[in-house]
Predicted 3D model of a 508-nucleotide part of an RNA (small-subunit ribosomal RNA, 5' domain) from a metagenome. The full RNA is in RNAcentral, with records from SILVA. Its Rfam family is "Bacterial small subunit ribosomal RNA". Rfam links the family to the GO terms ribosome and structural constituent of ribosome.
Context: one part of a larger RNA
RNA sequence: GAGUGAACGCUGGCGGCGUGCUUAACACAUGCAAGUCGAACGAGAACGGAUUAAAGCUUGCUUUAACUGUCAGCUAAGUGGCGCACGGGUGAGUAAUAUAUAGGUAACGUGCCCUAGAGAGGGGGAUAACAGAUGGAAACGUCUGCUAACACCCCAUAUGCCUUUAUCACAAAAGUGAGCAAGGGAAAUAUUUAUAGCUCUAGGAUCGGCCUGUACGGUAUCAGCUAGUUGGUGAGGUAAUGGCUCACCAAGGCAAUGACACCUAACUGGUUUGAGAGGAUGAUCAGUCACACUGAAACUGAGACACGGUCCAGACUCCUACGGGAGGCAGCAGUGGGGAAUAUUGCACAAUGGACGAAAGUCUGAUGCAGCAACGCCGCGUGGAGGAUGACACAUUUCGGUGCGUAAACUCCUUUUAUAUAGGAAGAUAAUGACGGUACUAUAUGAAUAAGCACCGGCUAACUCCGUGCCAGCAGCCGCGGUAAUACGGAGGGUGCAAGCGUUACUC
Numbered sequence: 001g002a003g004u005g006a007a008c009g010c011u012g013g014c015g016g017c018g019u020g021c022u023u024a025a026c027a028c029a030u031g032c033a034a035g036u037c038g039a040a041c042g043a044g045a046a047c048g049g050a051u052u053a054a055a056g057c058u059u060g061c062u063u064u065a066a067c068u069g070u071c072a073g074c075u076a077a078g079u080g081g082c083g084c085a086c087g088g089g090u091g092a093g094u095a096a097u098a099u100a101u102a103g104g105u106a107a108c109g110u111g112c113c114c115u116a117g118a119g120a121g122g123g124g125g126a127u128a129a130c131a132g133a134u135g136g137a138a139a140c141g142u143c144u145g146c147u148a149a150c151a152c153c154c155c156a157u158a159u160g161c162c163u164u165u166a167u168c169a170c171a172a173a174a175g176u177g178a179g180c181a182a183g184g185g186a187a188a189u190a191u192u193u194a195u196a197g198c199u200c201u202a203g204g205a206u207c208g209g210c211c212u213g214u215a216c217g218g219u220a221u222c223a224g225c226u227a228g229u230u231g232g233u234g235a236g237g238u239a240a241u242g243g244c245u246c247a248c249c250a251a252g253g254c255a256a257u258g259a260c261a262c263c264u265a266a267c268u269g270g271u272u273u274g275a276g277a278g279g280a281u282g283a284u285c286a287g288u289c290a291c292a293c294u295g296a297a298a299c300u301g302a303g304a305c306a307c308g309g310u311c312c313a314g315a316c317u318c319c320u321a322c323g324g325g326a327g328g329c330a331g332c333a334g335u336g337g338g339g340a341a342u343a344u345u346g347c348a349c350a351a352u353g354g355a356c357g358a359a360a361g362u363c364u365g366a367u368g369c370a371g372c373a374a375c376g377c378c379g380c381g382u383g384g385a386g387g388a389u390g391a392c393a394c395a396u397u398u399c400g401g402u403g404c405g406u407a408a409a410c411u412c413c414u415u416u417u418a419u420a421u422a423g424g425a426a427g428a429u430a431a432u433g434a435c436g437g438u439a440c441u442a443u444a445u446g447a448a449u450a451a452g453c454a455c456c457g458g459c460u461a462a463c464u465c466c467g468u469g470c471c472a473g474c475a476g477c478c479g480c481g482g483u484a485a486u487a488c489g490g491a492g493g494g495u496g497c498a499a500g501c502g503u504u505a506c507u508c
Stems, first nucleotide, its partner, number of pairs: 001508004006504005013380006019373002021338001026336003030333003035082003040079002043075002047073001048071001049068001051066007089291003099215007108208002113204007121155004130145006161184004167178004189196003217263003224254003229251008266288004270281004293314003297310001316327004344370001346369003352366001353364004383413004394403003418445006427435001452497005457478003463492005473480002
């Protein structure tokens, strides 16, 4: 000098765009953050509609009651489908099962989406809801009976497909392609009749799993480490290779090119500094990974060993009728605590995106916006021109004057900004705007509403007076202060930057 997610001191007018718990991965009151589909299904009478009856009167609509589910209105709860593995948060762990980069997979998977081919025949038994009974303080159950489906099951069919296999071609091998035979395996309907969905197979796309090379902290005051350890055979397991797991066999494997151990740490694109080489760093934004009170496990599923799912153990908090139960903000706000320090218990789904749905649409603290904070960057303003008896005050003085200083007053002008009134967008396509009566525009008023901070011995731009007297104090380094201090404190003047200016901390 440059920089910062900064903090502190003094000061503070406006706008745009960004940014905002770096500390306790500490504990959390309250609300919201994942639902949706009635065009899968039974059912229902809450709301609305239709029908019937009664009453009122403005005589065809008001109220009340009953009833209605083939009412192409609807729906709490329930069965079923899809989603909940995305999106959002955090960086505890992890020095390599991570990340970056370049490859491999002839060792693999892939819901929804796209393309192509083939198909959907027949039948069955349940179960929730519901009704009845019953246990419990509650959470939540238990028994009996009834019922539906695109829920579940069986049989049939199979161009292909899967398993085992004779044979052939290619290939160094693993294997790939063709292929005889035996065995096995599908499906679901809905409705407004036009669509949507269903099953099998092949391919694509997308997203992943696994493997390999290289790179990626410190310490040798860590020198030896290792028995599933290293390899083989066989088996199991997986979507798939593999000690991934197991049985048997062999005795290997790694290591000064740093094994093993300990400490520290998410990684990268980037950011910052520097002429570069290099150093430091990894907030926001983007990609990857890991985690979800702590530890462990599996279920469902195309996908999880699952933040707002399940089971178990533990710590903590809460309810309890003491028998037993409930919970997990490292989602958005917010609270306590810690800290030098970091915001609103806001508005809206209008846009973009996502889930579901044929759609209308519903949900969405993702997101879009608003609020708070000079926390940062950028822009604007705090007036312009004229004005000398060089006014007064103040400071200084050699007492003549000099400085502040065209500065002020005063005259003329302007209105960025401000205030008031009126109009008023784009963002949206037919409709739909949270932002927002916002941005912006016009008119009116009137210089009106708006300047500070640090420094002035040298480095380093800027000097005098008074006070103090090695005291009080200053200080980044040199150093200053013991009676004329340009270095302390105040004043006048000056210098620098400016809605900021200094200090502290850290990096180059």